A computed fold for a 76-nucleotide RNA from Variimorphobacter saccharofermentans, annotated as c-di-GMP-I riboswitch aptamer. The coordinates come from a structure-prediction model, not an experiment, and the mean pLDDT is 78. Of the family's consensus pairs, 94% are formed in the model.
RNA sequence: AUAAAUAUUGGGCAAACUUACUGAAAAGUAAGGACGCAAAACUAUAGGGUCUGUAAAAUGAUAGCCAGUUGCACUA
Numbered sequence: 001a002u003a004a005a006u007a008u009u010g011g012g013c014a015a016a017c018u019u020a021c022u023g024a025a026a027a028g029u030a031a032g033g034a035c036g037c038a039a040a041a042c043u044a045u046a047g048g049g050u051c052u053g054u055a056a057a058a059u060g061a062u063a064g065c066c067a068g069u070u071g072c073a074c075u076a
Base pairs, nucleotide, nucleotide: 012037013036017032018031019030020029021028022027035064041069042068043067047066048065049062050061051060
């Protein structure tokens, strides 16, 4: 490098909404629930955008907004 055979994989995450709790808020956590996602995994003091708040100023929130990083499976 080529050929053959065998095996693995049948699963994962969880929007809106409801309930409880936390928070000034945005929103988050847990349970229920599935709209969707082949990266809906990770990254917010690596970058941009957005949201809340403030007279103004985020070391607040958002990764299922864009983006960056990384990973699994199959085929050619």